[in-house]
The RNA shown here (transfer RNA) has 73 nucleotides and comes from an Alphaproteobacteria bacterium. It matches the Rfam family "tRNA". Rfam links the family to the GO term triplet codon-amino acid adaptor activity. The coordinates come from a structure-prediction model, not an experiment, and the mean pLDDT is 80.
RNA sequence: GCGCUCGUAGCUCAGUGGAUAGAGUAUUGCCCUCCGAAGGCAAGGGUCGUGGGUUCGAAUCCCACCGAGCGCG
Numbered sequence: 001g002c003g004c005u006c007g008u009a010g011c012u013c014a015g016u017g018g019a020u021a022g023a024g025u026a027u028u029g030c031c032c033u034c035c036g037a038a039g040g041c042a043a044g045g046g047u048c049g050u051g052g053g054u055u056c057g058a059a060u061c062c063c064a065c066c067g068a069g070c071g072c073g
Base pairs, nucleotide, nucleotide: 001072002071003070004069005068006067007066010025011024012023013022018056027043028042029041030040031039049065050064051063052062053061
């Protein structure tokens, strides 16, 4: 330099054109308990890597760039 895959919550990931963007885990609070763990309930936490484009509508499709990994030269 070229090709491929990936980037979504603190962490691991789902979501492959339409709905208020979700789960697990972690954190905090409450319940339970003599106390704690386990368990139950709830809450906070996201400009979906950045910028453009297509579309009535984009996390999702297209382009460029940034970053990570793998392969080739």
About this RNA: Taxonomically the source falls in Alphaproteobacteria (Bacteria, Pseudomonadati, Pseudomonadota).